[in-house]
RNA sequence: GCCCUCGUAGCUCAGUUGGAUAGAGCACAAGUUUCCUAAACUUGGGGUCGCAGGUUCGAUCCCUGCCGAGGGCG
Numbered sequence: 001g002c003c004c005u006c007g008u009a010g011c012u013c014a015g016u017u018g019g020a021u022a023g024a025g026c027a028c029a030a031g032u033u034u035c036c037u038a039a040a041c042u043u044g045g046g047g048u049c050g051c052a053g054g055u056u057c058g059a060u061c062c063c064u065g066c067c068g069a070g071g072g073c074g
Stems, first nucleotide, its partner, number of pairs: 001073007010026004019057001028044005050066005
């Protein structure tokens, strides 16, 4: 330098071959329970879906560039 895969919540990930409020588990906060803690149960907060453009009535999803991670070739 070229090619491929990936980037979604604090962490690990799912997701829809474009559709209306974006999800799970763990973690975190509050409550119930307990003498207290843990565990269990209930509730809740937390996301510009890497960044910037484009296509479209509509983009997390499609296209382009860039950034980052991993891998392959030279």

The RNA shown here (transfer RNA) has 74 nucleotides and comes from an Oligoflexia bacterium. The coordinates come from a structure-prediction model, not an experiment, and the mean pLDDT is 80. It matches the Rfam family "tRNA". Rfam classes the family as a transfer RNA. Taxonomically the source falls in Oligoflexia (Bacteria, Pseudomonadati, Bdellovibrionota).